Model confidence (mean pLDDT): 86 of 100.
Predicted 3D model of a 258-nucleotide part of an RNA (large-subunit ribosomal RNA, domain VI) from a soil metagenome.
The full RNA is in RNAcentral, with records from SILVA.
Rfam family: Bacterial large subunit ribosomal RNA. Gene Ontology terms of the family: ribosome and structural constituent of ribosome.
Context: one part of a larger RNA
RNA sequence: UGCACGGGUCUCUGACGAGAAGGUUCCCACAGUACGAGAGGAACGGGGAAUCGGCGCCUCUAGUCCAUCAGUUGUCCGGCAGGGCAUCGCUGAGCAGCCACGCGCUCCGGGAUAAGGGCUGAAAGCAUCUAAGCCCGAAACCCCCUCGAAAAAGAGAGACCUUCAAGGACACUCGUAGAAGACGAGCUCGAUAGAGCCGGGGUGUACGCGGAAAGCCUUCGGGCGAUCCGUUCAGCCCGCGGCCACUAACGUCCGCAG
Numbered sequence: 001u002g003c004a005c006g007g008g009u010c011u012c013u014g015a016c017g018a019g020a021a022g023g024u025u026c027c028c029a030c031a032g033u034a035c036g037a038g039a040g041g042a043a044c045g046g047g048g049a050a051u052c053g054g055c056g057c058c059u060c061u062a063g064u065c066c067a068u069c070a071g072u073u074g075u076c077c078g079g080c081a082g083g084g085c086a087u088c089g090c091u092g093a094g095c096a097g098c099c100a101c102g103c104g105c106u107c108c109g110g111g112a113u114a115a116g117g118g119c120u121g122a123a124a125g126c127a128u129c130u131a132a133g134c135c136c137g138a139a140a141c142c143c144c145c146u147c148g149a150a151a152a153a154g155a156g157a158g159a160c161c162u163u164c165a166a167g168g169a170c171a172c173u174c175g176u177a178g179a180a181g182a183c184g185a186g187c188u189c190g191a192u193a194g195a196g197c198c199g200g201g202g203u204g205u206a207c208g209c210g211g212a213a214a215g216c217c218u219u220c221g222g223g224c225g226a227u228c229c230g231u232u233c234a235g236c237c238c239g240c241g242g243c244c245a246c247u248a249a250c251g252u253c254c255g256c257a258g
Stems, first nucleotide, its partner, number of pairs: 006162007016148004022052007035040001053106005061100001063098002068093005073086005095239001109143003116136004167254004172186004192248003196243004200238004208231005215224003
């Protein structure tokens, strides 16, 4: 742009396309049964595991975690405190997220057939599964199942809204989305994001101050002192949850008839 000489919103159908979405093994029981003189020894249907593959997920376990917290070396910022740089300086831990080594699911059936097994049955008075006709019969094929799909030109269906409308877009706040577009949530009739508070969580007990302290110095009055203890389940931090309009979502335009 078309379908479409009213405009829209939503819900569908499914021609067609994609998939392999399942594969294999073992165990229990059937059953020491059918069968067989015995020796031996099944199956259909049912139940349960394992493994490979597929899809999804992050409660647990594990990995990662250049958010974060702590320890620490060298050097620089005059000292303390707090920091910069050195592969994230190195080391220990690590939530969310992402993930597998972790967790969940991966069912039943139908149609038409192959080889093959048959029924009826002539040609050919018999016989014959075949010539006419008919019944069965595989992990393969087509459905069933998952996903996409009305630009499927035979261009589909239904419901509802709509007279300065219905509806939509830009901008803005964002993320269950994301390369850009798109998609989704929200836009004061508001919890969309930020701040704050509370909860939950990570690290592991902050700075300062007070006390203790091996020892060292001393003018004998005292001073310094690694480290330890208390204040302190502290301090610092959070991509999580809740509460709460404090901050920011201000505004602008398109759009039928006329």